[in-house]
RNA sequence: GAUAACGGCAAACCCGGCGAAAGCUGGGGACGCAAAGCUCAGGAGGCUAAAGCCGCGGAGAGGAUCCCGCAGGCCAUGCCAGUCCGGCCGCCGAA
Numbered sequence: 001g002a003u004a005a006c007g008g009c010a011a012a013c014c015c016g017g018c019g020a021a022a023g024c025u026g027g028g029g030a031c032g033c034a035a036a037g038c039u040c041a042g043g044a045g046g047c048u049a050a051a052g053c054c055g056c057g058g059a060g061a062g063g064a065u066c067c068c069g070c071a072g073g074c075c076a077u078g079c080c081a082g083u084c085c086g087g088c089c090g091c092c093g094a095a
Stems, first nucleotide, its partner, number of pairs: 001092001008033002013028006031082001037088003042085003045080003052074003055070004
């Protein structure tokens, strides 16, 4: 970074699998991408909330412990590199 060349990747969506979810993955499919290659153990930002905690309800004569339920709240150790910045590797060679 060009109406160049050889190529590469693959959004949404559909089907299968994994996962609590976000999401990942195999196949199909192309919205686009000059890094849409790698890096989440560089920095920010975003997504989800299983487990846990709080709250509420129930059972328990009553209280505590414990147990069950909730479409409530908090929360990353989970996820996003096609959110941004950075780092590393990389094809071609016009202006």
Description: The RNA shown here (c-di-GMP-I riboswitch aptamer) has 95 nucleotides and comes from a soil metagenome. The sequence is in RNAcentral, with records from MGnify. The coordinates come from a structure-prediction model, not an experiment, and the mean pLDDT is 85.